[in-house]
Predicted 3D model of RNase P RNA and transfer RNA as a complex of 451 nucleotides. Model confidence (mean pLDDT): 77 of 100. Rfam match: Bacterial RNase P class A. Rfam classes the family as a ribozyme.
């Protein structure tokens, strides 16, 4: 000097005027005085509070999750590890359980795609008989069998090398590797890892297909839900009751319809308010305990509540970023640092009950560690 | 603010538990038919399958994430 990792609960333009906006206190009034968006306030993709409705207990459906060990109100998040993949390297990534329970599925190509498979090739036998020819040696070719080694098909073809065997050939054996399956031994809380041994067992892939195994969940969602005022208009289903002994069928009971109570849903009508409502797993400090996420304790502090929806516009100095430029200084040199001046720029976006998380969007710039390569001493 | 759905040619809209080359109507343009035009009959172009990223040999599809569009609420 360049090129990159990683960590921050960072920063997210200042100050002034001048005019507006929506709450809160003071004042009889004029007016005065003090608050007023985000790291995401978003996307509604997850977890909780709260609320109403359901519910005796318990399962089935169906949906999310999945190494291990913690944290936490919880959770698909967070931390710390372990295993596998990337990268020279700091590091970074992973829906990371079960394909030796079952079922399905594997296009095309390819002989054969799942309790394999003979197209070519190699081999054996019979049959053939070109050709050389000495009783003999015997191509091509059809037949029957063997063989998984070599070619080809694929995305995958039933371990990999080497030797031994063999008619040619294979864990057929054997040697060394690589994987799994039992057994032990050590290390760790465990996922796991090291290390012996034994067994030729060699077992396709896919569970973001079905499923198995485990763990979690009742449903809805502040337009919940409560209250006041308006405002009505009675219909329509259904389901309980049963009184006048009401109509109505029908000789009576008895029952079915109408009809009246009372619930609930459906439709209508009405579309104002005040409440939930902003003090909460709540910020900030300092100290203990934990590797860390986190927790206890003392002490401080109060930090928007609008409902068609408040937080805004101008101006004027400042800083800030990039491109040119002038001047200095430092380096051999790229080029770095201050300074002058023109000119341009300045994002994503915007609270709607609340919180803890994820994911995406975002102009630029701070602060710490770190790794790599060049160059000089 | 909540909560459900959709997204494939110009337009409607098919694609079943992933498979070779994604189709259908209609609409465009050619050609035939007709003195002409419609109708009819043929033939023919065509898609980032809304964007991205994962799983698989293989993604429209399955699983994530982001846009756009629709619908319901009191």
């Nucleotide at each position: 000097c360049g090129a990159a990792g990683c960590a921050g609960a960072c920063c997210a333009g200042g100050u002034g005027g001048u005019c507006g906006c929506c709450g809160c206190c003071c004042g009889c009034a004029a007016g005065g005085g003090g608050g007023g968006a985000g790291g995401a306030a978003a996307g509604u993709c997850c977890g909780g509070g709260c609320u109403c409705c359901g519910c005796a207990g318990g399962g089935c459906a169906u949906g999310a999750c999945g190494c291990u060990g913690g944290a936490u109100a919880a959770c698909g998040u967070c931390c710390a590890g372990c295993g596998g993949g990337g990268g020279c390297a700091a590091c970074c990534c992973c829906a990371g359980g079960g394909a030796a329970a079952g079922u399905g599925c594997c296009a095309c190509a390819g002989a054969g795609a799942g309790c394999a498979g003979u197209c070519c090739g190699c081999c054996u036998g019979u049959u053939g008989g070109a050709g050389c020819a000495u009783u003999g040696c015997g191509a091509a070719g059809a037949c029957a069998g063997g063989u998984a080694a070599g070619g080809g098909u694929g995305a995958a073809a039933g371990g990999g090398u080497g030797a031994g065997g063999u008619a040619a050939g294979a864990g057929c054996u054997c040697a060394c590797c690589g994987g799994g399956u039992c057994c032990g031994g050590c290390g760790g809380u465990g996922a796991c890892g090291c290390c012996g041994g034994a067994u030729g067992c060699c077992a396709g892939g896919u569970a973001a297909a079905c499923c198995c195994c485990g763990u979690c969940a009742g449903g809805a969602g502040c337009a919940a839900g409560a209250c006041c005022a308006a405002a009505u208009a009675g219909g329509g289903a259904a389901g309980c009751g049963u009184c006048a002994a009401g109509g109505a069928c029908g000789g009576c009971c008895c029952g079915u319809c109408c009809g009246u109570g009372c619930u609930u849903c459906c439709g209508g009508g009405u579309u104002g308010g005040u409440u939930g409502c902003u003090u909460g797993a709540g910020g900030c400090c300092g100290c203990c305990g934990g590797u860390a996420a986190c927790g206890a304790c003392g002490g401080u502090c109060c930090u928007a509540g609008a409902u068609g929806a408040a937080u805004g516009a101008c101006c004027a100095c400042c800083g800030c970023c990039u491109g040119c430029u002038c001047c200095a200084g430092g380096g051999c040199a790229a080029c770095c640092u201050g300074c002058u001046g023109c000119a341009g720029g300045a994002a994503c976006a915007g609270a709607a009950c609340c919180c803890g998380g994820c994911u995406u969007a975002c102009g630029g710039g701070c602060u710490g560690c770190u790794u790599c390569g060049g160059c000089c001493a | 603010g909540g909560c459900g759905g959709u997204g494939u040619a110009g337009c409607u809209c098919a694609g079943c538990u992933g498979g070779u080359u994604a189709g259908a109507g209609c609409a465009u343009a050619c050609g035939g038919c007709u003195c002409a035009u419609a109708u009819c009959c043929g033939u023919a172009g065509u898609g980032u399958c809304c964007g991205g990223g994962g799983u698989u040999c293989a993604a429209g599809u399955c699983c994530c994430u982001g846009c756009a569009c629709c619908g319901c609420c009191a």